A computed fold for a 463-nucleotide part of an RNA from a Patescibacteria group bacterium, annotated as small-subunit ribosomal RNA, 3' major domain. Lineage of the source: Bacteria > Bacteria candidate phyla. Rfam family: Bacterial small subunit ribosomal RNA. Gene Ontology terms of the family: structural constituent of ribosome and ribosome.
Context: one part of a larger RNA
Order: sequence, then C1' cells, then structure tokens
RNA sequence: AGACGGGGACCCGCACAAGCGGAGGAGCAUGUGGUUUAAUUCGACGGUAAGCGAAGAACCUUACCUGGGCUUGAACUGUGACUGCAAGCCGCCGGAAACGGUGGCCGCCUUCGAGGGUGUCAUAGAGAUGCUGCAUGGUUGUCGUCAGCUCGUGUCGUGAGAUGUACCGUUAAGUCGGGUAACGAGCGCAACCCCUGUCCUAUGUUGAAUAUUCAUAGGAGACCGCCUCGGAUAACGGGGAGGAAGGCGGGGAUGACGCCAAAUCAGCAUGGCUCUUACGUCCAGGGCUACACACGUGCUACAAUGGCAGUGACAAUGGGCCGCCAAACCGCAAGGUGGAGCUAAUCCCAUCAAACACUGCCCCAGUUCGGAUUGGGGGCUGCAAUUCGCCCCCAUGAAGCCGGAUUCGCUAGUAACGGCCGAUCAGCCAUGCGGCCGUGAAUACGUUCUCGGGUCUUGUACU
Repeated sequence: AGACGGGGACCCGCACAAGCGGAGGAGCAUGUGGUUUAAUUCGACGGUAAGCGAAGAACCUUACCUGGGCUUGAACUGUGACUGCAAGCCGCCGGAAACGGUGGCCGCCUUCGAGGGUGUCAUAGAGAUGCUGCAUGGUUGUCGUCAGCUCGUGUCGUGAGAUGUACCGUUAAGUCGGGUAACGAGCGCAACCCCUGUCCUAUGUUGAAUAUUCAUAGGAGACCGCCUCGGAUAACGGGGAGGAAGGCGGGGAUGACGCCAAAUCAGCAUGGCUCUUACGUCCAGGGCUACACACGUGCUACAAUGGCAGUGACAAUGGGCCGCCAAACCGCAAGGUGGAGCUAAUCCCAUCAAACACUGCCCCAGUUCGGAUUGGGGGCUGCAAUUCGCCCCCAUGAAGCCGGAUUCGCUAGUAACGGCCGAUCAGCCAUGCGGCCGUGAAUACGUUCUCGGGUCUUGUACU
C1' cells in the first nucleotide's frame, strides 16, 4: 500500500421490513445431472451453468454410432505431363445410396501459340467441429450504471509511498459549495443521441371529405426560473404558485481502472502439438427424442372473483411476391376448392384481439373443475412423419381440493391478469425468446437484522 475481521462510524440498493403474486406438492413441456446405449456429438457448473450456445435436431442440420465407398480428395491455389476437345445432358446394369461399370446425344472460345477453359495423372500445397481458452486475438459474463480509477508538476517522507482524492455540508453521483500544500488535468458521473408525455408551425399521399385523430419535418417547453422557509449569505433541501409535465418527468442506448489464469480453439481468427488410403471426405440407416431416478426454468390446473353456451364492444407493435391470401362455395372441424386484391398508411394475415359487458345454465361435487393418458377416424407440410412433426373430430377421462423445510420476482402504468405480433422456419415438438397493446393494484413504520456495495477509521501472526 492492499486484502480480510462473527471491529467501529456514516451511507446506499426490492437488501431486509411492509405488501401483491409465485416456486418448492400434481400433470405436462423444456434444459441439466445420472444411468442406459453401438451412439445417446460437443461446450456451459455457486452467485456469473442448467427454455444456456440452439432465433426451429424427421433427412439435411450433425460435429456422434453402425455399415458401405473415395484417397490431390467435398471445396481452393500453383507447377509439370497427358488425353478428349470440351463441359454437360439422357439412359442401362449392380447397389440402400454414395459409388462402380457401360451406352447414346451434343460436340466450346481463340489473336491459330494447344493459349484459355475442361478432364485425367503426378507433385507441392490441402483437409481436421482433433488437443491446449493455463500459449493467444477478438468478443462476452460478473462485481456494477457501483462512483470510483489515475496522471503531470509541486510538497512531505531515508524509502515503499503519501498528499491531491482526507475534513464540514450536500448530491443519484470524486455532484456541487466551503475549506485545505497543494494547483491543475484525464478516464468514469452528468450532458450531448433515441423513444415517450403537452403545445405550435408547415406539409398531406394511400389516412372517408371540411375539421380532427394520425403521419412526416421543424420548433417551443422545465431552469429550483418565480414566491416562501431552512441553511454558512453558499452548495443544496422542505413547501407553494403556475404548468401537460417539477426538482434527473418516465424509459432506452451508453459499462471507467480493474477482478474472477471467469467463458469461448465449436462463430471466426491464430501459436504450438497431433492425424494424413484417416482423427480427412462422400453416402444410407440410426442417434442427439433412451428412462429406476435427482435438480433448474416454465406451462396448465386444483375452480363459483369460476366453468360452459349465446349475443355485443374496444387495441397497439409487426409481417407479406418461391409471399400474404379476400369474397363465394364444400366440410362439425382441422382444412379444401377458388381466385379478387396487394411489391402494400391502399390489399391480405385480421370483421384484426382476449380478458370485458349482457342473458342463460351449472350449485360446491374430484363436479358442466381439471385436462394428462389411451383408442378410433381425418387434415396439412414434406422425397419421406415407424423410431421422431403439427392440427382437427369422436370417445377416454389420470394426478391434482392451494403445496414441508425453504425460496424467487416486483415500488406505478410497475406487479398481477388478458390476448396480439415477430424472428428462426417446408413443417414443427414455442408452454421458449424478443416485442406490442388492453385491464390495472397493494405496500414502504423504518435501517436493528440478512445479502451486496461505497467512504473514513481500527486490529492483524495474511500478500
């Protein structure tokens, strides 16, 4: 100087408390451990792994296994030689295909140098999701959007180093004021950027016309500016007026010096090591979907603030030409036929919603709760749904009556509840993820305690 303390002082954070809803019990989905397996590819492991890489595992993906093939190779560059002048297309035989064998068709450009291109052989390279993230780059998580981390000169100290950055107030903040052997400065904080809330101006296609909503562009507005009180007259704090908004208005982007030899050699790049008729590569099938168990994250419930049926109402974000697909018709439905419109503020997904409102039924029951599981019948995508897809209909109706110890999220348009859209995507195991709008709370006395953090100080046998 640090680090640490079941030392101290001060301060902060959904950290506790106060409250609301969950998890832990059930069924299912999903990830992981374990076990199994020919293989169940690999990575991630307290917080900071486990609906994570994966924003799409039937084939492909795919890296794994079994079997069948290839060896200058699936892709790429060069050199030399050779061959047919091409390549390519269409068949036949063996085969699961890859591949091997075989036949036919067509037979390039040219500066006429076998030059380009193509094929074959040879060769130098290739290739490797093989190892090392403890050799690395890049990127990322975490402490933490915490308020810290440093430098120049000066001063102090033999020196390591200190000071500055301590102190008094104050702030979300090393924010600002005061003070001061320090004076300044840098990276951080804040502001500048984006969205949102109010108003004005202009423009207006496709928004139903005028007028609005709305959209686009520009501008105004908030600064403790005004009043008052407190305070050192300061910084600042409490209250008030006006205002759409008040003391950072709300949200986002933005992550200092560093820590964890944190994560990633499988995104990519890359040193070293290793394989080279195989640890490379092609193909078929299988596996990644197994199942006595254990854990994480979720979905659906256990019902009457509910379930079912009918009728009625109100959104926003988005996506669409190999696409979105209207009307009409068929079907109980999934869906099918159909073909209008739309390269989209125009048409479609989508009358764009559901919770909600009204009316009726159910009457507390394992039920008109709950929907797992299973049987049967159908639809769709796709070469192909057996392993292993989604959807519809009929039947079946399991566990479950609110969950032990314990534990998680959330302070306002938040939690909770309700639906809608999107990426990936042929389809989809999405209950995931990212957004959007609708309805819309309760509580915070307080900082003793738990956890994490900041400043100062103290102790230390640690560095």